[in-house]
Context: one part of a larger RNA
RNA sequence: UGACGGGGGCCCGCACAAGCGGUGGAGCACGUGGUUUAAUUCGAUCCUAUCCGAAGAACCUUACCUGGACUUGACAUGGUAGGUGGUACUUUCUCUGAAAGGAGAGGGGGCCCUUUUAACCAAGGGAGUCUAUCACAGGUGCUGCAUGGCUGUCGUCAGCUCGUGUCGUGAGAUGUUGGGUUAAGUCCCGCAACGAGCGCAACCCUUACCCUAUGUUACCAGCGGAUAAUGCCGGGGACUCUUAGGGAACUGCCCAGAACAACUGGGAGGAAGGUGGGGACGACGUCAAGUCAUCAUGGCCCUUAUGUCCAGGGCUACACACGUGCUACAAUGGCCGGUACAAAGGGCAGCUAACUCGCAAGAGCAUGCAAAUCCCAGAAAGCCGGUCCCAGUUCGGAUUGCAGGCUGAAAUUCGCCUGCAUGAAGUUGGAAUCGCUAGUAAUCGCAGGUCAGCUAAACUGCGGUGAAUACGUUCCCGGGCCUUGUACA
Repeated sequence: UGACGGGGGCCCGCACAAGCGGUGGAGCACGUGGUUUAAUUCGAUCCUAUCCGAAGAACCUUACCUGGACUUGACAUGGUAGGUGGUACUUUCUCUGAAAGGAGAGGGGGCCCUUUUAACCAAGGGAGUCUAUCACAGGUGCUGCAUGGCUGUCGUCAGCUCGUGUCGUGAGAUGUUGGGUUAAGUCCCGCAACGAGCGCAACCCUUACCCUAUGUUACCAGCGGAUAAUGCCGGGGACUCUUAGGGAACUGCCCAGAACAACUGGGAGGAAGGUGGGGACGACGUCAAGUCAUCAUGGCCCUUAUGUCCAGGGCUACACACGUGCUACAAUGGCCGGUACAAAGGGCAGCUAACUCGCAAGAGCAUGCAAAUCCCAGAAAGCCGGUCCCAGUUCGGAUUGCAGGCUGAAAUUCGCCUGCAUGAAGUUGGAAUCGCUAGUAAUCGCAGGUCAGCUAAACUGCGGUGAAUACGUUCCCGGGCCUUGUACA
């Protein structure tokens, strides 16, 4: 100087407390461990692995296993030798085979240069291509403890440093400590310090209000027309909205407190008030943290195989254990009928209206839209009415059987959906443990990416309805500053 202390002081954080809802019990889904297996590919392992890499494992993917094949190779560049140059390319067929591969037979079909020719032909050469061979290719093989890049975490915590000066023999100290204050090393005051840098904040995006401009595909107040009805039409430029530009919030104003400061409490005006809400943004560093399987890369290793191609299988196994979710156990509910209101997205190998068929999944026909125009598209909880009457039930839906539909060469291993039947556990969950402070939790649905299809109950967004509680900082956990002790570095 740090680090540590079941030392002290001050302070903060959904850290506790106060609340609300869960997990832990059940069934199922997903991930992991373990076990099994020919293989169950690999990585991730306290917080910071376990719906993680994977924004989609039937084949492919695929890296694994079994079997069958290839060896300058599936892919790149070049050298040498030889063939061909009716060649490249394209196409048909036969045999063998699960395919890949192997063996063979045909059809179509170029170009450039030189010589020669009336022209074709002919001769030679070239690009190209084939064969052989050599350099090499190739490796999701090893090492993340050789690395780059990227990422997690402490932590959006308020810290980490430097120059000059001063102090100290020196390591170092000072500044950065102190008094206040703040979300903040934020600011004020003081001070042997004076300044500065990286962080904080601001600048960026979005959301909330207004103005101006803009009016089509959006809008419809007033005027006119038309309809069973609808901005449907003429039209309009008001409103909503679109997307550009600007304004607006700064403790600016008032009162009180404070040290006349920083600032704090209250108030006015205002759409918004003291960082308005949300996002992007992550200092010096820590964990030899993670990743050689995104990629790149040093070294090592394989080279008729640890490379490459193919078929089938596996990654989907199942006594069990853990994690994350979904659905429930019901009456603030289930079921039936009627009825209302979103936002944000996606669409041409696409989204698909209307109509017809089907109980339905879906099918048929067909229309519009490269979309503020058309479509996906019915939002759901809600509201109105009816029914059930506390029961393993009209709760719950697992499991299983049968019959269908869709995608796709192909749903057996191993897809999703529909109908009928079946109707398991489960009556609120031990010890323990998690999330959340406001448009939040809880609850309700919608969309998207990936994608032929889907295991999505996941993820990323979107809106609808919409709470309770915070006395306080004694305690648990993590962190910041000062100080103290130290057999630690």
Model confidence (mean pLDDT): 82 of 100. Predicted 3D model of a 489-nucleotide part of an RNA (small-subunit ribosomal RNA, 3' major domain) from a metagenome.